[in-house]
Molecule: c-di-GMP-I riboswitch aptamer
Organism: Clostridium collagenovorans DSM 3089
């Protein structure tokens, strides 16, 4: 230095839920709150995967199907970073 991940130090993030808002929805913002996370940092049309379907198209008695440059990074991959024993 690289891979890797024990301990410790300094810390970091913040699930569910509640309240108030945004959105057609998925979801998201703020405050509270901690389930947990060695990347629960970054990255979403121009890696994969998942969710929603206002509008649109097709079909249809009701309805249903398709569709993302909408959404998800706490799904995988990619990428950057703290500590440093075996």
């Nucleotide at each position: 230095u690289a891979a890797c991940u024990a301990a410790a130090u300094a810390g970091g993030c913040a699930a569910a839920c509640u309240u108030a808002g945004a959105g057609a929805a998925a979801u998201u913002u703020a405050a509270g709150g901690a389930c947990g996370c060695a990347a629960a940092g970054c990255c979403a049309a121009a890696g994969g995967g998942g969710c929603u379907a206002c509008a649109g198209u097709u079909u249809u008695u009701a309805g249903a199907a398709c569709u993302a440059c909408g959404c998800c990074a706490g799904c995988c991959a990619g990428u950057u970073g703290c500590c440093g024993g075996a």